[in-house]
RNA sequence: UCUCUGGAGAUACCUGGAUACAGGAGCCGAAGGUGCAACAUACUUAUGUAUGAAUCUCUCAGGCAAAAGGACAGAGA
Numbered sequence: 001u002c003u004c005u006g007g008a009g010a011u012a013c014c015u016g017g018a019u020a021c022a023g024g025a026g027c028c029g030a031a032g033g034u035g036c037a038a039c040a041u042a043c044u045u046a047u048g049u050a051u052g053a054a055u056c057u058c059u060c061a062g063g064c065a066a067a068a069g070g071a072c073a074g075a076g077a
Stems, first nucleotide, its partner, number of pairs: 001077006011025001013024004026064003032060001033058001035056001039052005
């Protein structure tokens, strides 16, 4: 990386429409993305500078019946 399996949360809201969908209001965090530190490392010698994380954070994106997607986990190649 590929295949299979499991896989949460939140309006089947209102309006238009046969449906898909679009707009509006309300919500969710587990695709992706944003942000950061009493810690660590490097530099500097200063009360400094830079870099680094997440299931945290923001909700930009995405999602809120089903379907699809889905972080993550297990098995196999």
Predicted 3D model of a 77-nucleotide RNA (Glycine riboswitch aptamer) from uncultured Lachnospira sp. Model confidence (mean pLDDT): 81 of 100. Of the family's consensus pairs, 89% are formed in the model. Lineage of the source: Bacteria > Bacillati > Clostridia > Lachnospiraceae > Lachnospira.